Description
Predicted 3D model of a 112-nucleotide RNA (SAM riboswitch aptamer (S box leader)) from Halarsenatibacter silvermanii.
Order: sequence, then C1' cells, then structure tokens
RNA sequence: UGCUUAUCGAGAGUGGUGGAGGGACUGGCCCUUUGAAGCCCGGCAACCGGCAGAGCCUCGCAAACUCUGUUUGGUGCCAAAUCCUGCAGGAGCAUAUCCUGAAAGAUAAGCG
Repeated sequence: UGCUUAUCGAGAGUGGUGGAGGGACUGGCCCUUUGAAGCCCGGCAACCGGCAGAGCCUCGCAAACUCUGUUUGGUGCCAAAUCCUGCAGGAGCAUAUCCUGAAAGAUAAGCG
C1' cells in the first nucleotide's frame, strides 16, 4: 500500500502537561486562549485473544460452531449521526425539508 468480511444515531475526565490549532478530503457548519493538536494519567467499548457458563453435537467426552458474562492481554475510541454534504434514485408545489442505496472514510479481523 491493495483485497475480503463485519461494524459505524450507544458509550467514555470541570485531571496533569502543552501552548494554536482541530473536526480525513470538497463545500458547509462547528469546536477552540472560559485553552486546539500532541504527550501522560484516567475512562469507554468488546473487533481479536484469554477466562467462566450455557446451547448444539455425541453412546459418552472433547474439538469446532453459536450465545451469554467477564477483562490482567492486542488494537481502537473518548464534541456534534462517520457533524452534514459530495454520486444515483424517491417523497414533496419547492431552490425548503425528509427517505433509501452507493461512493468516500474510520476501526477490527483475515489474506497478498
């Protein structure tokens, strides 16, 4: 860096440090010196792993698989729906507003 699959309207600090930026990109609209990013601590979650239990299966057991709980491990995440939007279609008198599906993006797991 590419491919596949799954998920993306829930959740998470009035801490320390740091000093101006941040929300992927476009156009918007926001957050921020009442202190941005980054780093540390703390937390959330449960994708993978671990552990426990149940189901399924079996003559019986185990493994595999499914579900539930848990969390000392590997990631991830902690303003706003993935903040909205970008392409296509639909509802609508409509340049309002709303709905659906893609695309793009993010994360995880697997593969090259």
The coordinates come from a structure-prediction model, not an experiment, and the mean pLDDT is 87.
Of the family's consensus pairs, 94% are formed in the model.